[in-house]
RNA sequence: CCAGACGGCCGGAUGGCUGCCUUCCGCUCCGGGCGGCAACGCCCUAGGCGCGGGGGGAGGAAAGUCCGGGCUCCACGGAAACACGGUGCCGGGUAACACCCGGCGGGGGCGACCCCAGGGAAAGUGCCACAGAAAGCAAACCGCCCGCCGAAGCCUCGGCGAAGGCGGGCAAGGGUGAAAGGGUGCGGUAAGAGCGCACCGCGCGCCCGGCGACCGGCGCCGCCCCGUAAACCCCACCGGGUGCAAGCCCCCGUAGGGGCGGCACGCCGCGGACGAAGCGGCAGACGGGUCUUCGCGUCGCCGCCCGGGUAGGUCGCGAGAGGCGUCCGGCAACGGGCGUCCCAGAUGAAUGGCCAUCCACCGCCGGCAACGGCGGGGACAGAACCCGGCUUACAGGCCGCCUGGCCCG
RNA sequence: GGGCCCGUAGCUCAACUGGUUAGAGCGCGCCGCUCAUAACGGUGUGGUUGCAGGUUCAAGUCCUGCCGGGCCCACCA
Numbered sequence: 001c002c003a004g005a006c007g008g009c010c011g012g013a014u015g016g017c018u019g020c021c022u023u024c025c026g027c028u029c030c031g032g033g034c035g036g037c038a039a040c041g042c043c044c045u046a047g048g049c050g051c052g053g054g055g056g057g058a059g060g061a062a063a064g065u066c067c068g069g070g071c072u073c074c075a076c077g078g079a080a081a082c083a084c085g086g087u088g089c090c091g092g093g094u095a096a097c098a099c100c101c102g103g104c105g106g107g108g109g110c111g112a113c114c115c116c117a118g119g120g121a122a123a124g125u126g127c128c129a130c131a132g133a134a135a136g137c138a139a140a141c142c143g144c145c146c147g148c149c150g151a152a153g154c155c156u157c158g159g160c161g162a163a164g165g166c167g168g169g170c171a172a173g174g175g176u177g178a179a180a181g182g183g184u185g186c187g188g189u190a191a192g193a194g195c196g197c198a199c200c201g202c203g204c205g206c207c208c209g210g211c212g213a214c215c216g217g218c219g220c221c222g223c224c225c226c227g228u229a230a231a232c233c234c235c236a237c238c239g240g241g242u243g244c245a246a247g248c249c250c251c252c253g254u255a256g257g258g259g260c261g262g263c264a265c266g267c268c269g270c271g272g273a274c275g276a277a278g279c280g281g282c283a284g285a286c287g288g289g290u291c292u293u294c295g296c297g298u299c300g301c302c303g304c305c306c307g308g309g310u311a312g313g314u315c316g317c318g319a320g321a322g323g324c325g326u327c328c329g330g331c332a333a334c335g336g337g338c339g340u341c342c343c344a345g346a347u348g349a350a351u352g353g354c355c356a357u358c359c360a361c362c363g364c365c366g367g368c369a370a371c372g373g374c375g376g377g378g379a380c381a382g383a384a385c386c387c388g389g390c391u392u393a394c395a396g397g398c399c400g401c402c403u404g405g406c407c408c409g
Numbered sequence: 410g411g412g413c414c415c416g417u418a419g420c421u422c423a424a425c426u427g428g429u430u431a432g433a434g435c436g437c438g439c440c441g442c443u444c445a446u447a448a449c450g451g452u453g454u455g456g457u458u459g460c461a462g463g464u465u466c467a468a469g470u471c472c473u474g475c476c477g478g479g480c481c482c483a484c485c486a
Base pairs, nucleotide, nucleotide: 001405002404003403004402006400007399008398009397010396012358013357014356015355016354017353018352020057021056022055023054024053025052026051027050029048030047033042034041035040059380063391064390066389067388068387069386070385071243073241074240078294079293080292081290082289084239085238086237087236088235089103090102091101092100093099104118105116106115107114108113119234120233124232125231126228127227141174142173143170144169145168146167147166148165149164153160154159155158182200183199184198185197186196187195201223202222203220204219205218206217207216209214247315249313250312257306258305259304260303261302262301263300266282267281268280269279270278284299285298286297287296308485309484310483322341323340324339325338326337327336328335329334359378361376362375363374364373365372366371410482411481412480413479414478415477416476419435420434421433422432428466436454437453438452439451440450441449459475460474461473462472463471
């Protein structure tokens, strides 16, 4: 210098003019009032209109709503089983996770490094189209080999014998396929074959190391069980639902209205009169996904539909699993201690617009080049209860560390 | 803001438990019939299965991520 890998950060800057949201301070006026139907906002030492001034004011993704929580209600949200859904190598981190960190195994890359839904196919079921002889109990189309027979043919006349027929052996080679029942080599054999041997692969057993996934070694008189679980399933673990339009407190107003459907409206005792009311017990129904059980609660409950009224205020709602700095523990994720800071809260929804200079970028022209001139023009996108992640979008730039190649000293 | 569902030819729908070249009707083009049109008969046409990636021998179908579209919701008694 070129090409790349990983991690982190920024994502226009400065100044002027003019607005918007929120919060605080001062002044004039108001002195029981302003806005509003009202609730309410506010209060007269602390308030309101107005004026002036100070502080704060979008993001790394605020996004998709894909996971995990806080919080909220479902009376408690309890226990168990089943169903359903999810997760899936090991260890750790965390409030929790499908996230993160460190390892293991497999795959890719010369390398830095990257990728993996990575449990079980030897519990069972299913599937494997087409092609092919055969697709999971293996099988034999071409082929190879042996025995018997053998038209033609050959000869020393009794045999040999291409083709072919019958009976058997084999799976090396060909062919089909995504996949053909370990691979390569040597031996062996009539031809062959884990039939034998060496190495590799897989499986089982034992031993060493490791918390573990796993690794290494030895032995086998092991090679019989393809693949597929993002097919059913099995194993282990986790999960009740709801979603700030949750929910609380008010205010205005209205018809606390109507219809349909489902389940249950039962028994015993006291009472009284063998009745009714009332009381007690049992049963039953309803209340989570459950014709399930236990426990708890209620005594009518649940579901759907048609109507009426309001379109308002307030809380929830901003001090938090919070940011920054530093020290300690840990390889790291992260945890702990100390110090310091308060940092958006709107509700048709604020955080904007204009101008100037600069910076980065792009295009054109000139030039061998450094560079100069002119023009364009700020990427993706915007909080809406709040956090931790993941994923996706993103003009351009900066920093650190590492790898490969070339050149110079 | 939150929750749920859908996407196959120009339109409406199929495609079984993943299987061979994704079908059907309407439409559209051409030909015939008719004086002409419609109807009718014949023949043909038309697909990035919304997009991308993964699992699998094989994906419209299974899984993941994007894109587009649609539906629902407040409070009072």